[in-house]
C1' cells in the first nucleotide's frame, strides 16, 4: 500500500519555540490566520477501538452479550468528515431525507 469490518450530528486545554499559510484527492464555496493560524515539544484534557482488570447474563465450556473503570497500545482536543459535486425521493424548488464516492480513526489479514 492494498483488503474486510466497525465508528464518524457529542466530547476536549494551556505553556515554549517557529514564522504563513492552513482547514487530509480535486474543484467550487465558506470559514481560521501576525491579536501568531499550520506544525514541533512539554503538561493536561476528551473518547472508549484494541489489551488486561471488576461485575451481570448465556453457553456446545471453545466463547459470546452488556455494563463498570480508564493502567496499558492507538487516536484526538475549530466549525457535521465545514458544506457541496454524484445517485433516488420528497418538496413551498436557493431546501430537506437517505444513499454512493472519498476520508479519517481502531482491529484484522495479505
Nucleotide at each position: 500500500u492494498a483488503c474486510u469490518u466497525a465508528u464518524c450530528a457529542a466530547g476536549a486545554a494551556a505553556g515554549g519555540c517557529u514564522g504563513a499559510g492552513g482547514g487530509u484527492a480535486a474543484u467550487g464555496g465558506c470559514c481560521c490566520u501576525a491579536a501568531g493560524a499550520c506544525g514541533c515539544c512539554u503538561u493536561g484534557a476528551c473518547a472508549a477501538c484494541c489489551u488486561a482488570u471488576c461485575c451481570c447474563g448465556c453457553u456446545a465450556c471453545g466463547g459470546u452479550g452488556g455494563g463498570a473503570a480508564a493502567a496499558g497500545g492507538u487516536g484526538c482536543c475549530a466549525a457535521u468528515u465545514c458544506c457541496a459535486u454524484c445517485c433516488c425521493g420528497c418538496a413551498a424548488a436557493u431546501g430537506u431525507g437517505g444513499g454512493a464516492c472519498a476520508g479519517a480513526u481502531a482491529a484484522g489479514u495479505c